[in-house]
RNA sequence: UAACCAUCCCGAGCGGCUGAGAGAUCUGGCUCAGUGACGCCGCAGCAACCCGGGGUUCGACGUGCUUCCACAUGGAAGACCUGCGUUCGUGCCGGGUGCUACCGCCAGGACCGAUGGGAG
Numbered sequence: 001u002a003a004c005c006a007u008c009c010c011g012a013g014c015g016g017c018u019g020a021g022a023g024a025u026c027u028g029g030c031u032c033a034g035u036g037a038c039g040c041c042g043c044a045g046c047a048a049c050c051c052g053g054g055g056u057u058c059g060a061c062g063u064g065c066u067u068c069c070a071c072a073u074g075g076a077a078g079a080c081c082u083g084c085g086u087u088c089g090u091g092c093c094g095g096g097u098g099c100u101a102c103c104g105c106c107a108g109g110a111c112c113g114a115u116g117g118g119a120g
Stems, first nucleotide, its partner, number of pairs: 001120001004117005013043005021032003026108004044100003048097006058089003061085003065078005104112001
């Protein structure tokens, strides 16, 4: 950096610096803003995706166990996480980005925008 896939009505603030517009772009609105917005930095927080750890949370499932049939493959029922397995979901910890006004602020237009991922 163009394309592809997924997500975008939930969630999450304090301080310092700066000093005028900001909410991607265009139009029409609306909201925030010298009671300092936006931006940058520090700390804190949130949890969208990815990586690692791990039965060290809970549940489901498979296997193992018991009984019956068969006595070969296997089938049915039952008791369990007091056995094994991250197979799946969920929870926890660490890491990589990201994010922390308002439904991507609302609507329209558009090869629209943002974030993550796998490759190129």